A computed fold for a 72-nucleotide RNA from Candidatus Magnetocorallium paracelense, annotated as transfer RNA. The source organism's lineage runs through Bacteria, Pseudomonadati, Nitrospirota and Candidatus Magnetocorallium. The prediction has a mean pLDDT of 82.

[in-house]
C1' cells in the first nucleotide's frame, strides 16, 4: 500500500431509522451494636470525529482518527 473487525456512562457491554440502556462503581438513605451483605433513591453521555440521506440517525452512506487481525 489493500480487505475486514472493534470504538456508545468513570468500567463492562446491550440497543440494526422513531424518548440513549443494563451490570459493576460513586453519593445518600433504610436495615445493623459496628462491618460485610441485602434493598430504595440519585448521580451520570457531543453514541471516536466531520459530512451528506431522512420528517427523523448510535443505526444507512462517504470521509477521517485510534487500534486489533489478515494479505502484499
Nucleotide at each position: 500500500g489493500c480487505g475486514g473487525g472493534u470504538g456508545u456512562a468513570a468500567c463492562u457491554c446491550a440497543g440494526u431509522g422513531g424518548u440513549a440502556g443494563a451490570g459493576u462503581g460513586a453519593g445518600a438513605g433504610c436495615u445493623u451494636c459496628c462491618c460485610a451483605a441485602g434493598c430504595u433513591c440519585u448521580u451520570g453521555g457531543u453514541c471516536g470525529c466531520g459530512a451528506g440521506u431522512u420528517c427523523g440517525a448510535a443505526u444507512c452512506u462517504c470521509g477521517u482518527c485510534a487500534c486489533c487481525c489478515g494479505c502484499u
It matches the Rfam family "tRNA". The family's RNA type in Rfam is transfer RNA. Rfam describes the family as follows. Transfer RNA (tRNA) molecules are approximately 80 nucleotides in length.